The part of an RNA shown here (large-subunit ribosomal RNA, domain II) has 686 nucleotides and comes from an Atribacterota bacterium.

[in-house]
Context: one part of a larger RNA
């Protein structure tokens, strides 16, 4: 994992409302006594006490009036006549553990040092090997030492290495052979060494060659039990049914920001009101968008006059030029400018025009992380599926259709039922329901087919407008010229059209630059601009605008969902058709509202209306047990079990057949250990 059983708003008190009943200007007993065949109970007594019938003042005190107050003033609170109250079910509060599970800790009293830390007592153990300190003898040496040398010696927190204690590295092991091991490989191994037994040190307390380590598989405060159902603004869970409405994710305040308190939106009741929204009619209000420069600021370009200061030129006069202020002219800019001024909003107001509509008390609330989209903004980079307001919609708490798939986008709000019909967004070639439609364009890139993409680039192409030239032959080709002064002048080593600079002229001519490009050292050469001829009808130049191109690099297939398409892409048109739980049709239900008919349920006929979380309301079903009742029924078969095409809108309920072997209802009413899938829920099975 499954299955089965268990498993969460309960008692007590007070207190508030609301339903019920009893009695009413009155209500009602409390503890306690008595009676009582049914006894945790009935029934009688029992006004003590509480509320209520009067209020007004701190009080004294006075009263239908009282208090302030000098007051016969005002003014406050009250009467001017009405309802309480006792018992109950319920709803919510408050105090109790108070809906159930859940802490880490806290504070007491007590249990451990058979793990282990440190110490005390007394005992135990360390294979073999290396090394050779002191020291000692001998000899040499010394004046004596000192010092050498040789042997003798056996020291040390020496050294190699087993036993023993350790645990550096690395595999394996990791539902383990093991709640910390096993293999290799490694430190120590006469020492601050290991080790047995006995014994001391206890919890804020030891112990600790010191890791916040040990203190019994626990430790920045051990384990046991108590106080204890600590607390838990925090997670989780929290059981049958249908019908009605149906939210918030904001504001103040808050040791307050994932809590609450009030207000705001939500429900139920009572009770008054037609007063909302929408549209339109007139009338106001404002300083936004805009738009302007009159003001405040900021910025430009000319100008001429003043002033101011500085600079040049003049012997002076004075001319000139800069830069400042104010001045004129153009042309601008602003959230904290405005001489101006909309739209929409917003007030009032005329009609319209209803609604589960507005408003006062009262009872229950939830709800205080809000998401994205359109629009107007501030932050930010005119980033962000960023943030933060305003204003709308969705979503939240909404399902159906579209968008391939998609809480927020577009359509549309699902009482039920049907193999009805019309149509919304959006679609009609196939997957896939419907034009393989129609008229006209336009793309040739598979651009596009339900959207990645820009600055710049380009004789793609299609349209449109302006202009040059052009049968007195244009514009492409194709033949021929393309000359002379001259090698212009100057530079220069050269500089001859063509390195640089200046200049850029006459001549012949149909034309021909003191030369457009290439070339040479320089010159040559080719060319080109210009001209003739030939050829014959268009050729050029700029603007705009559709639609394509290049720009264009990403990780699993080419992000048209696929197939594919040249239209089945795009535009603009048009008629048709598919398409939703919209909307219609038939039928059926519930809730409401009017009218009719009925004592009343209730029925009928007509309107409206039936998505909903959190959350009010409202009506119901089941399940133990109590009373009626061990009563009707029951071996001619009881409860349970099982199948089962039946009935009721649901929880639900019946028949009916088997099994089962002895019990037990329906109905009216009461009372709760009353209904499970979920709480890493408890327990059992399997």
């Nucleotide at each position: 994992a499954c299955c089965g059983g268990c498993g969460a708003g309960u008692u007590a008190u007070a207190a508030a409302g609301u339903g019920u009943a009893g009695c009413a200007a009155g209500g009602u007993u409390a503890a306690a006594u008595u009676c009582u065949u049914u006894a945790a109970g009935g029934a009688a007594u029992g006004a003590a006490g509480c509320c209520g019938u009067a209020g007004g003042g701190a009080a004294a005190c006075c009263a239908a009036g009282u208090c302030u107050g000098a007051a016969c003033a005002g003014g406050g609170c009250g009467a001017c006549a009405u309802a309480g109250u006792u018992a109950u079910a319920u709803u919510u509060u408050a105090u109790a553990g108070a809906c159930c599970c859940g802490a880490a800790a806290c504070c007491a009293g007590g249990u451990g040092a058979u793990c282990u830390a440190u110490c005390c007592a007394u005992g135990a153990g360390c294979a073999g090997g290396g090394u050779g300190a002191a020291a000692g003898u001998g000899c040499g040496g010394u004046a004596a030492u000192a010092c050498g040398c040789a042997c003798u010696g056996g020291a040390g927190g020496c050294c190699c290495g087993a036993a023993c204690c350790g645990a550096u590295g690395g595999a394996c092991g990791g539902u383990g052979a093991a709640a910390a091991g096993u293999c290799c490989u490694u430190g120590g191994a006469u020492g601050a060494c290991u080790u047995g037994u006995g014994g001391a040190u206890a919890g804020g307390g030891g112990u600790g060659a010191a890791a916040g380590g040990c203190c019994a598989a626990u430790c920045a405060a051990a384990c046991c039990u108590g106080g204890u159902g600590a607390u838990a603004g925090c997670u989780g869970g929290u059981u049958c049914u249908c019908c009605c409405c149906g939210a918030a994710a904001u504001a103040g305040c808050u040791u307050u920001a994932g809590g609450g308190c009030u207000a705001g939106c939500c429900u139920g009741g009572c009770a008054a009101c037609u007063u909302a929204a929408u549209c339109u009619u007139u009338g106001g209000u404002g300083g936004u968008a805009g738009a302007g420069c009159a003001c405040u600021g900021g910025a430009u370009a000319g100008g001429a006059u003043a002033c101011a200061a500085g600079g040049g030129c003049g012997c002076a006069a004075g001319c000139u030029c800069u830069u400042g202020u104010a001045c004129c002219u153009a042309a601008c800019c602003a959230a904290a400018c405005u001489c101006c001024g909309a739209a929409u909003g917003c007030c009032a107001u005329u009609g319209u025009g209803u609604a589960u509509g507005u408003u006062g008390c009262c009872g229950g609330a939830g709800u205080c992380a809000g998401a994205c989209u359109g629009c107007g903004g501030g932050g930010g980079a005119u980033a962000a599926g960023c943030u933060c307001c305003g204003u709308g919609g969705u979503c939240g708490a909404a399902a159906g259709g579209g968008a391939a798939a998609c809480a927020g986008c577009c359509c549309a709000g699902a009482u039920c039922a049907u193999a009805c019909g019309c149509u919304a967004a959006g679609g009609u070639c196939c997957c896939u329901a419907a034009a393989u439609a129609c008229g006209a364009g336009c793309u040739a890139a598979g651009u596009g087919u339900a959207u990645c993409a820009a600055a710049g680039g380009a004789a793609g192409u299609a349209g449109a407008a302006u202009u040059a030239c052009g049968c007195a032959g244009a514009c492409a080709g194709a033949u021929a010229g393309g000359a002379g002064g001259u090698u212009a002048g100057c530079u220069u080593a050269g500089a001859a059209g063509c390195a640089g600079c200046u200049a850029c002229c006459c001549u012949u001519u149909a034309a021909a630059g003191a030369g457009u490009g290439c070339g040479u050292a320089a010159c040559a050469g080719c060319u080109c601009a210009c001209u003739a001829u030939u050829c014959a009808a268009g050729c050029g130049a700029u603007u705009c605008u559709g639609c394509g191109c290049c720009g264009a690099a990403a990780a699993u297939u080419u992000g048209c969902g696929g197939g594919g398409c040249u239209a089945a892409g795009u535009u603009c048109g048009u008629u048709a058709c598919c398409g939703a739980a919209g909307c219609g049709a038939u039928g059926a239900a519930g809730c409401u509202c009017g009218c009719u008919u009925g004592c009343a349920a209730a029925a009928g006929c007509g309107g409206g209306u039936u998505g909903g979380u959190a959350g009010g309301g409202g009506a119901g079903c089941g399940u133990u047990c109590u009373g009626u009742u061990g009563u009707a029924g029951g071996u001619u078969g009881a409860a349970g079990g099982u199948c089962u095409a039946c009935c009721g809108u649901a929880a639900g309920g019946a028949g009916g057949g088997c099994u089962g072997g002895a019990c037990g209802a329906a109905g009216c009413a009461g009372a709760a250990g009353u209904g499970a899938a979920a709480a890493u829920g408890c327990c059992g099975g399997u």